[in-house]
This is a predicted structure of a 1535-nucleotide RNA (small-subunit ribosomal RNA) from a moss metagenome.

RNA sequence: AGAAUUUGAUCUUGGUUCAGACUGAACGCUGGCGGCGUGGAUGAGACAUGCAAGUCGAACGCAUAUAUGAGCAAUCAUAUAUGAGUGGCGAAAGGGUUAGUAAUGUAUGGAUAACUUGCCUCAAACCUCGGGAUAACGGCUGGAAACGGCCGCUAAUACCGGAUGUGAUAGAUUGUGGCAUCACAAUCUUAUUAAUGUUGGGGACCUGGAAACGGGCCUUGCGGUUAGAGAGAGGUCCAUAAAGUAUCAGCUAGUUGGUGAGGUAACGGCUCACCAAGGCUAAGACGCUUAGGCGGAUUGAGAGAUUGACCGCCAACACUGGGACUGAGACACUGCCCAGACUCCUACGGGAGGCAGCAGUCGAGAAUAAUUCGCAAUGGGCUAAAGCCUGACGAUGCGACGCCGCGUGAAUGAUGAAGGCCUUCGGGUUGUAAAGUUCUGUCGCCUGGGAACAAGGAUGUGUUUCGAAUAGAUACACAUUUUGAGGGUACCAGGAGAGGAAGCACCGGCUAACUCCGUGCCAGCAGCUGCGGUAAUACGGAGGGUGCAAGCGUUAGUCGGAAUUACUGGGCGUAAAGGGUGCGUAGGCGGAAAUAUAAGUCAGAUGUGAAAUCCCGAGGCUCAACCUCGGAGCUGCAUCUGAAACUAUAUUUCUUGAGGGAUGGCGGAGGAAAUGGAAUUCCACGUGUAGCGGUGAAAUGCGUAGAUAUGUGGAAGAACACCUGUGGCGAAAGCGGUUUCCUAGCUUCCCCCUGACGCUGAGGCACGAAAGCAAGGGGAUCAAACAGGAUUAGAUACCCUGGUAGUCCUUGCCUUAAACUAUGUAUACUUGGCGUAGUUGGACUCAACCCCAACUGUGCCGUAGCUAACGCGAUAAGUAUACCGCCUGUGAAGUACACUCGCAAGGGUGAAACACAAAAGAAUUGACGGGGACCCGCACAAGCAGUGGAGCAUGUGGUUUAAUUCGAUGCAACGCGAAGAACCUUACCUGGUCUUGACAUGCUUUUGACCGCACUAGAAAUAGUGUUUUCUCGCAAGAGACAGAAGCACAGGUGCUGCAUGGCUGUCGUCAGCUCGUGCCGUGAGGUGUUGGGUUAAGUCCCGCAACGAGCGCAACCCUUGUCGUUAGUUGCCAGCACGUAAUGGUGGGCACUCUAGCGAGACUGCCUGGGUUAACCAGGAGGAAGGUGAGGAUGACGUCAAGUCCGCAUGGCCUUUAUGUCCAGGGCAACACACGUGCUACAAUGGUCGGUACAGAGGGCAGCCAAACCGCGAGGUGGAGCAAAUCCCUAAAGCCGGCCCCAGUUCAGAUUGCAGUCUGCAAUUCGACUGCAUGAAGUUGGAAUUGCUAGUAAUGGCGAGUCAGCUACAUUGCCGUGAAUACGUUCCCGGGUCUUGUACACACCGCCCGUCAAGUCAUGGGAGUUGGUUUUACCCAAAGUCGUUUACCCAACCGUAAGGAGGGAGACGCCUAAGGUGAGGCUGAUGACUGGGACUAAGUCGUAACAAGGUAGCCCUACCGGAAGGUGGGGCUG
Repeated sequence: AGAAUUUGAUCUUGGUUCAGACUGAACGCUGGCGGCGUGGAUGAGACAUGCAAGUCGAACGCAUAUAUGAGCAAUCAUAUAUGAGUGGCGAAAGGGUUAGUAAUGUAUGGAUAACUUGCCUCAAACCUCGGGAUAACGGCUGGAAACGGCCGCUAAUACCGGAUGUGAUAGAUUGUGGCAUCACAAUCUUAUUAAUGUUGGGGACCUGGAAACGGGCCUUGCGGUUAGAGAGAGGUCCAUAAAGUAUCAGCUAGUUGGUGAGGUAACGGCUCACCAAGGCUAAGACGCUUAGGCGGAUUGAGAGAUUGACCGCCAACACUGGGACUGAGACACUGCCCAGACUCCUACGGGAGGCAGCAGUCGAGAAUAAUUCGCAAUGGGCUAAAGCCUGACGAUGCGACGCCGCGUGAAUGAUGAAGGCCUUCGGGUUGUAAAGUUCUGUCGCCUGGGAACAAGGAUGUGUUUCGAAUAGAUACACAUUUUGAGGGUACCAGGAGAGGAAGCACCGGCUAACUCCGUGCCAGCAGCUGCGGUAAUACGGAGGGUGCAAGCGUUAGUCGGAAUUACUGGGCGUAAAGGGUGCGUAGGCGGAAAUAUAAGUCAGAUGUGAAAUCCCGAGGCUCAACCUCGGAGCUGCAUCUGAAACUAUAUUUCUUGAGGGAUGGCGGAGGAAAUGGAAUUCCACGUGUAGCGGUGAAAUGCGUAGAUAUGUGGAAGAACACCUGUGGCGAAAGCGGUUUCCUAGCUUCCCCCUGACGCUGAGGCACGAAAGCAAGGGGAUCAAACAGGAUUAGAUACCCUGGUAGUCCUUGCCUUAAACUAUGUAUACUUGGCGUAGUUGGACUCAACCCCAACUGUGCCGUAGCUAACGCGAUAAGUAUACCGCCUGUGAAGUACACUCGCAAGGGUGAAACACAAAAGAAUUGACGGGGACCCGCACAAGCAGUGGAGCAUGUGGUUUAAUUCGAUGCAACGCGAAGAACCUUACCUGGUCUUGACAUGCUUUUGACCGCACUAGAAAUAGUGUUUUCUCGCAAGAGACAGAAGCACAGGUGCUGCAUGGCUGUCGUCAGCUCGUGCCGUGAGGUGUUGGGUUAAGUCCCGCAACGAGCGCAACCCUUGUCGUUAGUUGCCAGCACGUAAUGGUGGGCACUCUAGCGAGACUGCCUGGGUUAACCAGGAGGAAGGUGAGGAUGACGUCAAGUCCGCAUGGCCUUUAUGUCCAGGGCAACACACGUGCUACAAUGGUCGGUACAGAGGGCAGCCAAACCGCGAGGUGGAGCAAAUCCCUAAAGCCGGCCCCAGUUCAGAUUGCAGUCUGCAAUUCGACUGCAUGAAGUUGGAAUUGCUAGUAAUGGCGAGUCAGCUACAUUGCCGUGAAUACGUUCCCGGGUCUUGUACACACCGCCCGUCAAGUCAUGGGAGUUGGUUUUACCCAAAGUCGUUUACCCAACCGUAAGGAGGGAGACGCCUAAGGUGAGGCUGAUGACUGGGACUAAGUCGUAACAAGGUAGCCCUACCGGAAGGUGGGGCUG
């Protein structure tokens, strides 16, 4: 620091996801040790049991026990201990939790001149005289208990009264100070106002007592009282900061203020009475939801975001709610009273309780520990002290919950062992890994030793201070003694022994790490993308590898990446996003100059910002984590001092911003009134006659009752042709005949005036197309709805005929549009060119124009710059500033709810659940279009002959079958594989056999044969019998060859997968295309080249050009053919010569000709004319056998179709192995209602038939072709000459000549069938071909549709060959004979090429895609209601309790002789009030018959709305209509 994911690819926008760090975590697998931390996050749910706050006898009385002493004893005294009680201090701390609380809280900084303070410290003064009770205790008594009642006794540092008054308070006077109220100091006077004793000691003196002894007095320590100061602690007030929501906009009666009073420690509506009517709020009041706050923690580069466990500070709470008491302090966690819920005890009368203290239990939960030890340390309470108490705390235990550290061994060890896994079978890998050898000893185990944490306390001695004191107390020193939970722990030493100690996740990409097997869209995986449908590096297992490691993964959560809320640091023309437009309030911002101030700003200083944490530097645990010390820092707040540039404020001034006046113009700017002509429709009359109208074509409609057409006259309403223009005006919407009136605006000039008066603008107000609404008019045209006619599968549409709202006017609503420049307003700056409108100036002119310049508008192109690109470009989307509005993935959805506006339709504001991994913009390459342009092709057209109808042949589908083997399936399967199924072939079926096999190779063992021939059984395969029978080398043993048998490896498979493949082939297409290198352009995909202008059969060539070249294709080179030459001359030929025959190159001879087959020549737009750009090239011509690639063939670019073929062959994988292999017999591939393709024969006279007669080419031939001759009607038979071939054999028909037939189912046609035969073959029945005789079917030229062909072609005629015993051949493939017609042309159909355009397609139009309906799933709105929570308000009832009132009751202290008084208590009453009750609301949750839409789903229904001109261009607003997409009307937009 980035990466993956939208696309065929690209750039951008934009979301989703990942890699990192962290956690009080949980879960899964695994688990050796130690240190330091940490551990109920959920039910503030309920709690059994134990413990968590006591202590003081040196404040007090009593009781009990023990010891000692006295006493005869009762008993007394002393000491110690214990118990409850009075009294004092503590219990308000410590410990827990986070429910409530959005401010009564917290943080930071201030204020208190508005306050309090026990214990502690300092300093001052004092501690005097009396009194009456009461608990404990004793007696009686109530109650189950808890707990009491009455009587009697007693003490105090308990309680009460008096004295004193250093002082304090109140009052008066004076002074000083201050920020108001005031504060402080001094003086005076009177008034008010305190106390408690106790421990130890004591020489004199006094006193009581017989004495012992006690008291006074003195003294020490503690304690008490008064007032003051301090420290620390607390109360109160103020400012600032810190959550969400405006779908919460108004809230408030003690409310806001005043006066007076009460109350408090203290200010204050804190409370009350009266008076006034205020107070808060868009800088968010009030309401609702959520939440303890902070230091800090996590993350981050930072700014921030999230968070508030542990530790620390503050707050709040203590079963729920209310209340006060005591006290320095509480409205009190382990106190009290009351109410409520719950639990427990009960004798049913009544009582008890509060773990959010430490452990622990139950519950709920994914989830969180021991009912441990100790006060040894630190700290706290009490005490004079020892000491006691302390679940605070110190320790230990449990949990890998976290962080840190250590270990599970080290060295050596190659035959690279075995085993595993893979394999191309060679090997590779696990792997120096192991074993083996040599060592070490951390941790753990055993044995032994063994700390620190301890300071203090007690006793004794000495010294110091107080003191009169050698009492006593205080402080210090020394000596002795004593205190450890952890724990025999940390640590140390020794011993044995590699011995006891490694897992988890991952391995397609992101992301480090790959193979095999299994599975077969199944099982499963998955963070995103996505894997899995028979060769899965993605599932499961294994081997191997990678990463981390006593842990590793997963889940959940936070920050980061995310510049994805953008302060740092984003955007708004088309991706989400500029408000429809203006005016204007608050607010924000604001021209030039000067002076002052100092709020912002800047600088310095001071205080504070607790500690801990973080950072830096040291130090201590062996290191580290951890701990300790020091420093820095804590970016903040406050105060003081200073500076004065900028902002601000105040004052003064200026003119350039803004405005005004004056001047002249401009315009479809607005409102009102008047008026004009053309057209349309209607009405009346006339002329006139049969149609009009309408359409793609028609029909509905109108018309003989006289239409349309035409003429005249009249009526009505609406709109204003031409001018008219990317021209004008207006803020926008919008505005168009002419004239008048009223109103507003803009602009020119530069003359004057004001003097910043300005810009923007949340709310607000106004305007706002069309449609629509209300009322009243009007109604010509047009025209939603509606009706009819067409079209159509349907046609709720497009087209046609009609037609109502509406369209028009007035008034009032509505307030929305693609209200668009999809571009907010204002200002400034920044190269240019060309138009146009208005005005002004200049120049010129007599004047006008032309011309030049400027301003204000409005357009086009374009530089820089910007932009993702397209594009924008002084009218910015450039460079800047100010202000406003708006956006943050797509869908759900501009929907629901709520509020608000509206008469309604609806408008404004405006979510969520849920679903997806995309949605989107621009551009690129293709493909496609019922887009365009150009071009080509037997593509159409022009022709010829067909197919489609018949019969037959053949192939296919279907059906049938035991089997009808398999494959090929639009063109590009269907006379195709198959160049030939009776057996064989043959792969299929039935039946019968074989199992190392019908076939190949190797090894082991064994035998010596096997073959052949004959016979038997059998359908045959096969089995059996008989006969016959080895070879080579070696002396031998034996070895080898061959053959048989047995066994082992293996063979075999036309079994599957052509979607695992090779090879071959088809097709587009013999179409003219397909690419590359370098350069250039573009962010990039990509483009350019290859496009353009010509031309060609051609990307053929020429010219031009940011391209220049090149490759594969085209062409040429190759073969055949057409002409000629030359060479050669047998088997070919025969002109001349000779011989011969009935005749024939038959013979000699010859090679001239034909021919054969080698080599050459020839054609190249070479020549001429014209056209064309002086080109390429084209047209014509000459010559030539041939002329513009002469004709034909072979030759098939990059690629497409997962095209075809595993059954030609080869081949991976899978399957099979007494069978899916092999052999045999028979059957089947030949079936037959039917459908299709390809052919043959015909339907006849251009013919049939009979007779005669003429002319080929190319092939084939020895298991062959077969002559002559003879036989047969014939197929054929007999026969055998010749020929391995230019030698022999197989060799024409149509044609021509003549006769007959005479238009008919025929002398056409020949199917079918019967009989008789021939040939091939082991075999002809299923199932061959041919012959003869007989039979004589359909068929009279073929519907829709459709095929081939452009010249030696079509058509037509025959001949051959391959395969082959024969044949299904009418097929296929060749050959020659005869031999046409037509092409104007490219509008249309089909296919193709190039360019261009649109695109929502890219599996590429056989594409994509919309809506209803039906089924299922999910979340959600409404809903008669039902049921909770919370809150407001009114009323009722009212506990405890404070406060107040009261006196029929009661009372020790004080006063009084007494009566009584002062004071207090209790009771009663009053106000307030918790809980409770009743009624009415608000908000909110759950649920609800039914219902609405939404989302989703491999293959449901109906249509086809959109994307191409998407077949009616689309879309926006609005209205109506329709199963549905949608249609139509009105206005608008171009996307």